[in-house]
RNA sequence: CGAGUGGACUAAGCGACCGCGAGCAGAAAUGUUUGAGGAAAGUCCGAGCAUCGCAGGGCAGAAUAACGGCUAACGGCCGCCGAGGGUAACCUUAGGGAAAGUGCAACAGAGAUAUACCGCCGAUCUUUCGGGGUCGGUAAGGGUGGAAAGGCGAGGUAAGAGCUCACCGGCUGAUGGGAGACCAUGCAGUCCUGUAAACCCUAUUCGAUGCAACAUCAAGUCCGGCUAUGCAUUUGCCCGAUGCGCCGGGAAAGAUGGCUAGAGCUGCGAAGUAAUUCGCAGUCGAGAUAGAUGGUCGUUCAAGACAGAACUCGGCUUAUAGGUUCAGUCGUUUG
RNA sequence: GGUGUCAUAGCCAAGUGGUAAGGCAAGGGACUGCAACUCCCUGACUCCCCAGUUCAAAUCUGGGUGACACCUCCA
Repeated sequence: CGAGUGGACUAAGCGACCGCGAGCAGAAAUGUUUGAGGAAAGUCCGAGCAUCGCAGGGCAGAAUAACGGCUAACGGCCGCCGAGGGUAACCUUAGGGAAAGUGCAACAGAGAUAUACCGCCGAUCUUUCGGGGUCGGUAAGGGUGGAAAGGCGAGGUAAGAGCUCACCGGCUGAUGGGAGACCAUGCAGUCCUGUAAACCCUAUUCGAUGCAACAUCAAGUCCGGCUAUGCAUUUGCCCGAUGCGCCGGGAAAGAUGGCUAGAGCUGCGAAGUAAUUCGCAGUCGAGAUAGAUGGUCGUUCAAGACAGAACUCGGCUUAUAGGUUCAGUCGUUUG
Repeated sequence: GGUGUCAUAGCCAAGUGGUAAGGCAAGGGACUGCAACUCCCUGACUCCCCAGUUCAAAUCUGGGUGACACCUCCA
C1' cells in the first nucleotide's frame, strides 16, 4: 500500500421566531422547566405486576436438548468441547437417542434392508458339439441411485467372501488424562443404510389470561326474546370447583388510579479469562387518551439512513446512509 | 395496544414429504351460412419472499412481507 476479519461508539451541529403535550408558580394574564429510539418495530422468548377457588386429580399438549458458569428469569449471554467452512484473522452449528419399537425411502434399478438381472463357479441332465435346461454357491466385476452390506492391498478359494493378515476408519468396553463435555491408546471385542425440523423414547420445565389486565367512582341496578340433565368461567378434554347466563336494544370513544424512581442511569474502584457481581459518589431523563415532540428562516459541514413511545424491564430477531475508533490476519514492496 | 388465522393460475380452490387435482374465465381448433350451446387442445418452473433440515419441501423449522378476524362497561 492492497485485500479481508471481529468488536465498540455516533445517528448532523448551532442560533432566532411561531406552535403542541406534561410538571411547577400565579387570582388571572402569563412565566418557567422539560419532551422519542438504537431499534420506540416484529411481538419471537423470559420476567415484574394484576385478576381468576392462591390454580386440585388424570389424560392430552407445548417448549428445551453436548459441557461448565452468569442471571430475577430465559429458548438469552460468557467460556469451553465436538462437527463443518476459510491460507489465516475468524465464522457457522435445533449439537440427546436410529444397538427399544413403528413408519417412510418416489423415479431409476435385479434388489432399498434385504436382493441373484447380467456375469463367475460347481454338480447334474441333454446335445445338431455352437450350446441349452435344472439345482446350488458367490456381493469380487457391470449397470441404477442420495444411499447397495466398512475402504484398499495381499493371502486364500471351484468361484468368492473380514474367511485370514497388514494399514486406515467406525462402534462398544477397558485403561490413562481432564471439574466436565471430551481427548488419547503397539489393549480386547465387533463391522451395524439414511431419516426423530416423521411418530416415538429419555431428561428437564410449563395453571390460564394480558394494562382493552385490574381497582374505585358515576350512570338505568332499564326493556324485549331464549334457556335449567342448561349456560358461562376455571386449560384442549374428563372429574372436581365457582358463578348465573346468552342474544338484541341501551350508555359512554365516561372519570380517576394502575402510569413511570427502576433487576434505573453516569463515573470511579475491586473480584473474575469473560458473561457478570460488589462497593462508593453523583443524578432524575416523556407519560398522552383521537393521542404532544412540529414548522419557518439563517449559518457550518462530509449534505443527513432506518424510522415515532402508549404498563414496565432483560434478551433475541429484523431495518439502517454516512462517519469515528480499537484489535487481529493474509499478500506485496522497502528497511 | 393485545390475541389469533390465512397466503396455491386472472377468479374460486384440492393437495399430511415423492415432482401441483378440479371448476369458472381466457386463447386456439372442430361444429355452423354467421353465432350461441356442445366437444377437443393449451397454460403454475419465484405454490407471498429469504434461509435451514432432508436424497428430495407447496407441505417440516426459523426469519420477513401482506391480508383478515376477535378483545370496552353494567347486569
This is a predicted complex of two RNAs, RNase P RNA and transfer RNA, with 410 nucleotides together. The prediction has a mean pLDDT of 77. Rfam match: Bacterial RNase P class A. By type it is a ribozyme.